Large-subunit ribosomal RNA, domain I from Allomicrovenator marinus, 591 nucleotides, folded computationally.
The source organism's lineage runs through Bacteria, delta/epsilon subdivisions, Deltaproteobacteria, Bradymonadales and Allomicrovenator.
[in-house]
Context: one part of a larger RNA
RNA sequence: GGCUUUCGGUGGAUGCCUAGGCGUUUGCUGGCGAUGAAAGACGUGGAAGGCUGCGAUAAGCUACGGGGAGUUGCCAAACGAACCUUGAUCCGUAGAUGUCUGAAUGGGGAAACCCGGCAGGUAGAGAUAUCUGUCAGCGUGUGCUGAAUACAUAGGCACUACGCGGCGAACCCGGGGAACUGAAACAUCUCAGUACCCGGAGGAGAAGAAAUCAAUUGAGAUUCCCUGAGUAGCGGCGAGCGAACGGGGAAUAGCCCAAACCUCAGGAGUGUCAAGGACACAUCCGUUGCUUCUGGGGUGUUGUGGGGUCUUACUUCUACAGUAUGUGUGCUGUGGCAGGGAGUGUUGUUUAUUAGCUGAAUCAUCUGGAAAGUUGAGCCAUAGCGGGUAAUAGCCCCGUAAGUGAAAAUAAGCAUGCACCUGUGUGAGAUACCCGAGUACGGCGGGACACGUGGAACCCUGUCGGAAUCUGGGAGGACCAUCUUCCAAGGCUAAAUACACGCAAACGACCGAUAGUGAACAAGUACCGUGAGGGAAAGGUGAAAAGUACCCCUUUGAGGGGAGUGAAAUAGACCCUGAAACCGAGAGCCU
Numbered sequence: 001g002g003c004u005u006u007c008g009g010u011g012g013a014u015g016c017c018u019a020g021g022c023g024u025u026u027g028c029u030g031g032c033g034a035u036g037a038a039a040g041a042c043g044u045g046g047a048a049g050g051c052u053g054c055g056a057u058a059a060g061c062u063a064c065g066g067g068g069a070g071u072u073g074c075c076a077a078a079c080g081a082a083c084c085u086u087g088a089u090c091c092g093u094a095g096a097u098g099u100c101u102g103a104a105u106g107g108g109g110a111a112a113c114c115c116g117g118c119a120g121g122u123a124g125a126g127a128u129a130u131c132u133g134u135c136a137g138c139g140u141g142u143g144c145u146g147a148a149u150a151c152a153u154a155g156g157c158a159c160u161a162c163g164c165g166g167c168g169a170a171c172c173c174g175g176g177g178a179a180c181u182g183a184a185a186c187a188u189c190u191c192a193g194u195a196c197c198c199g200g201a202g203g204a205g206a207a208g209a210a211a212u213c214a215a216u217u218g219a220g221a222u223u224c225c226c227u228g229a230g231u232a233g234c235g236g237c238g239a240g241c242g243a244a245c246g247g248g249g250a251a252u253a254g255c256c257c258a259a260a261c262c263u264c265a266g267g268a269g270u271g272u273c274a275a276g277g278a279c280a281c282a283u284c285c286g287u288u289g290c291u292u293c294u295g296g297g298g299u300g301u302u303g304u305g306g307g308g309u310c311u312u313a314c315u316u317c318u319a320c321a322g323u324a325u326g327u328g329u330g331c332u333g334u335g336g337c338a339g340g341g342a343g344u345g346u347u348g349u350u351u352a353u354u355a356g357c358u359g360a361a362u363c364a365u366c367u368g369g370a371a372a373g374u375u376g377a378g379c380c381a382u383a384g385c386g387g388g389u390a391a392u393a394g395c396c397c398c399g400u401a402a403g404u405g406a407a408a409a410u411a412a413g414c415a416u417g418c419a420c421c422u423g424u425g426u427g428a429g430a431u432a433c434c435c436g437a438g439u440a441c442g443g444c445g446g447g448a449c450a451c452g453u454g455g456a457a458c459c460c461u462g463u464c465g466g467a468a469u470c471u472g473g474g475a476g477g478a479c480c481a482u483c484u485u486c487c488a489a490g491g492c493u494a495a496a497u498a499c500a501c502g503c504a505a506a507c508g509a510c511c512g513a514u515a516g517u518g519a520a521c522a523a524g525u526a527c528c529g530u531g532a533g534g535g536a537a538a539g540g541u542g543a544a545a546a547g548u549a550c551c552c553c554u555u556u557g558a559g560g561g562g563a564g565u566g567a568a569a570u571a572g573a574c575c576c577u578g579a580a581a582c583c584g585a586g587a588g589c590c591u
Stems, first nucleotide, its partner, number of pairs: 001590009015576001016540002020511002022508007029500002031167002039101003042055003046079001049075003061095006070083003106115003116135008137164004141159005171202001172200005182189001186236001212219002223250005233241002254492003257436001261298010276285003303470001305435003308431007317336008337423004347415008356404003362377003366373001378395002380384001386398003441465007451477001472487005527534002547575001550562004
């Protein structure tokens, strides 16, 4: 020096564990904000720091409920000082307070700071200081004013007026809109109307009551699911893209305007004569009328075409009052009665949520540090889900099954009442008044439809043209005829559907500390970066601190030896287990 073996050191793998994650299901909830949000800064405790809570009333104040013995949150024990069966701490509901920043809004600003105006209060002799309230902008409404310019308008001012602004995980609608990539290169194409940006809304959103489909039979708003079907098609017919009809389900709900016509009010125009006025006359003013425009009310809303107007026949919830009318009768108002639900408030009631409460049944023996294990004998069960307790507990504890509970607040359902809406319709005939216009449609250029210009319909429209009103118009995949079907150019509409920042419960052939969230620990922390931003490592004594009194060595250190605790201290805090690399000591063998 090497090898073997034993005993150690170092190291922190492995095993076991879980306080944290991940995913799914079901239900709830689906917003917060100028009454100042989200997010923060700074404070706040008897006592220094971090977290949590709270806000100068500052780990809290008030009221009402629950609860019932200890309490003054956590790291984190002790001390001090207190509270509490005259019910504390704690839990729930409703209030009060709520510094400064932040949409931030009196003005400014390098966020958490600086400086003001007005009204009122306090202190002070005063200067001044301080407290309370108030003062942004935009839009709408109302009122007052008010230019060029006479009326007017623009503009200005005011208001206890109303609204907006900002934040938020995804979902939804709209306006814009890539590239990598794929095509084994690449340009049409694809990725993809995706990512991303902007605007807007809601608990959903969007869509929605046929100018739809279908095919000679018919269906009957929209949305979503299954199927049809990877079919028909589209496609440098490449890569790829990719329907519909029909069928089966979920859920179901239908309505209102514009116009014609009537009427009321107002504006403008026109015009004869009468009432009246001015005037010597002409004429002018004024008014019944007519035309036209605007606004309100009634009517009316569809495709077997509908509606209006006129004529005619029948019919009409009711009482009273007013009014018009020759009568019949019409119209208006009030009350009653009946009906309506997709509007709204009050009261009552039910249910649910936001605290809770009740809740069955076991003892002994043995082993052991410890019994829940063993053995023996029982018991409960609408409860043998689960967790804890010194090892594995239905009967020890918390719970579980099953019941039960609210002063207050909230939600939903129901009922009643109030408010709201409705309470004539039908038939026949005539008439030809209305039925959404720079629209439909066409040309050119685009987009969107599964459909890339294609034979390319249908839908949207930048541009240029430009109809018809039912004897009308659109569609049925060029186009025409026939046939069928529907009625555009106005609007509203619950449910079935999508999502999960958040709350609750449950589950997992999900992870178990290099895994699972980046984060089981002071984690978006430490640290890095001018900044946008990047971003860790780090869990485990023991059943219980019983965390080693006392003695000794040492520098009153670090560390250790006794003693003691404990089942165990090679469980001693660098603390469960404690692999390997690596380092040593003893012994054996070899050189």